[in-house]
Context: one part of a larger RNA
RNA sequence: GCCAGGAAGUGUAUCUAAGUGGCAAGGGUAAUCAUCAAGAGGACCCGAAGCGAAAGCAAGAUCCCGCAGUUCACGAGGGGAAAGGUAUGAAAAUGCCUUAAGUCACUUGGAUACGACCCGAAGCCUAGCGAUCUAACCCUGAGUAAGGUGAAGCAAGGGUAACACCUUGUGGAGGCCUGAAGAGGUUCUACGGGCAAGUGUUCUUCUAACUUGGGGUUAGGGGUAAAAAGCCAAUCGAGCUAGGCGAUAGCUGGUUCCUGCUGAAAUUGGCCUUAGUCAAGUCCUGAACGAGAUAAUUAGGAUUGUAGAGAUACGGAUUGUGGGUUUAGGCACCGAAAGGUGUCGAUUUGCUGUCCAACUCCGAAUGUUCUAAUGUUGUAGACUUCAGGAAACGGGUGCCCGGGGUAAGCUUGGGUUCCGAGAGGGGAACAACCCAGACUAUGGUUAAGGCCCCUAAAUACCAACUAAGUGUUAACGGGUAAAAAGUAUCCACGGCCUCAGACAGCGAGGAGGUUGGCUUAGAAGCAGCCACCCUUUAAAAAGUGCGUAACAGCUUACUCGUCAAGGUUGUGGGUCUUGAAGAUGGACGGGACUAAGUUGGUUGCCGAUACCAUAGACUAUGAAAAUAGUGGUAAGCAGGCUUUCCUUUAGGACAGAAGCGUCUGCGAAAGUAGACGUGGACCUUUAGGAAUUGAGAAUCCUGGC
Repeated sequence: GCCAGGAAGUGUAUCUAAGUGGCAAGGGUAAUCAUCAAGAGGACCCGAAGCGAAAGCAAGAUCCCGCAGUUCACGAGGGGAAAGGUAUGAAAAUGCCUUAAGUCACUUGGAUACGACCCGAAGCCUAGCGAUCUAACCCUGAGUAAGGUGAAGCAAGGGUAACACCUUGUGGAGGCCUGAAGAGGUUCUACGGGCAAGUGUUCUUCUAACUUGGGGUUAGGGGUAAAAAGCCAAUCGAGCUAGGCGAUAGCUGGUUCCUGCUGAAAUUGGCCUUAGUCAAGUCCUGAACGAGAUAAUUAGGAUUGUAGAGAUACGGAUUGUGGGUUUAGGCACCGAAAGGUGUCGAUUUGCUGUCCAACUCCGAAUGUUCUAAUGUUGUAGACUUCAGGAAACGGGUGCCCGGGGUAAGCUUGGGUUCCGAGAGGGGAACAACCCAGACUAUGGUUAAGGCCCCUAAAUACCAACUAAGUGUUAACGGGUAAAAAGUAUCCACGGCCUCAGACAGCGAGGAGGUUGGCUUAGAAGCAGCCACCCUUUAAAAAGUGCGUAACAGCUUACUCGUCAAGGUUGUGGGUCUUGAAGAUGGACGGGACUAAGUUGGUUGCCGAUACCAUAGACUAUGAAAAUAGUGGUAAGCAGGCUUUCCUUUAGGACAGAAGCGUCUGCGAAAGUAGACGUGGACCUUUAGGAAUUGAGAAUCCUGGC
């Protein structure tokens, strides 16, 4: 891992609701007795009266409306008014109660107490068992090849006045050295099995604080420790075993047959609460009542202070400029002084320009609310109310409107949609983007989106644009593509020039006063400053740019000729180009395309579980005809299938039961019936009852492989 078998809402007590049944202003007994399914037992419990802390006091045959029904004013139940009891109060008044249905049994849903659906801690406490491992200590034993070094002391010789000292020998010290046994376990990570927790290599130590055999002592908040919270039997920041014990777990995992109906919430408030739970809201089921209810649209009325807008309508901010006034203000100037002038400032006023979530003289749309109509729905019972059962209280995306943030697939709010709990078609793929809400089958028509091939349908049509493979991407972090520039190209609308000849080219001229004056070494159109006149002309600057030391020279403006038809300029728009940079080679889905790209228009077709038709199933309502419906997680409710046993009914079986295998039929499914084979002795049906009643998951348990 697979297979088989096992494996999880149970029992008692009490309370509560519903259903069924008995009796009923009553209902029931319990223990117990007993002649033991009878009966006895009435203690006791609930109900028939409440209010008050208590003392205590203590409730009616009232009237009106009215559903079903019918005799059309009667009317169970129901609704309202009035009244009554009691407590408080001086009273007014207020609270609770009152016009009588309960109780017992069974079944089911729920609650509480218990292990309480099942498995799961780490832990806490109590009593015992452990020092055959290991730590320390005590007693008693054992062991340490070989070699090296050569302390003290001593002897001889030398030496000294005597010591000291020197040399040679002797000697054999040391938590000395090398190293075997022994002890340890530093490095490397080669190898290896798995009844494991090693081997190897290399390394440390080896006469000592050495190693070791046997015996003994210390015990769990305790021991022992050259101290690492080490060790105390492969267990140690408190051993092990048993018990308390099914500890507790708001946490994790698991929780077993089918179908039908409805179908959520991730919000608000409280909680040492944010992994939970209680209440409300939302969901389901049932009942009561009995006539309206109302999403939507339209019309009318009311409400509002947002978007926008505004600024002598307020508060605040704020540009430029003009005028007036004032000053005990600053600076400057004039004046002998008084004083005056200018400017800055202050203040006031006119014009002008601009803003605000916490400004508003104004002010929409939408919204909210009321009324009416239409529509929808309702006596086949809506709306409302009550009772019982939940789940949930981690939410998320898109769009619109806000707060925070440089931003985010960010965060935090309001509204709405969808996902959650939603399949199908499109978007290459893709929870929430577009279309569209799936009972079943068949056929057709469309939606979004598409129609060259992959790939169903136009190599469709008309008119234009693009030459960049731009593009062939609705959008959804599917990346975004800016400012700026372009004599790339198309379109629209203007200005100016133009057959009295424009624009470009070509031919010719482009002069004189004059080298203007100043400055300067020089300054002659052309370093710089000032001025910028006059004349001749078709035209020609006291000079547009090169150039010279300064001149010269070239050129331009300007004019004529030639040529012959549009030229030039501005604004706006379409498409395109540059701007444009990322790490493996690479993405329009791909191929590929000059349209199969882009813009505007036209006609067809394809395309879904949508819509339509036909047939069928089920649900609700109904007598029927029929009408409406049938996506669904958590959850609620309803009906059914199956297993084991018991009672009952009816049966089957050695002429072949159960089980197993194959096939066939039936049913919406759980399932069920039959045939054949195998097997070799029990099995089933009807109506009920009782449950250790359904397996794929729990690192589930046991076994097999």

Notes: Predicted 3D model of a 705-nucleotide part of an RNA (large-subunit ribosomal RNA, domain II) from a Candidatus Woesearchaeota archaeon. Model confidence (mean pLDDT): 81 of 100. Taxonomically the source falls in Candidatus Woesearchaeota (Archaea, Nanobdellati). Its Rfam family is "Archaeal large subunit ribosomal RNA". Its Rfam clan is "LSU clan".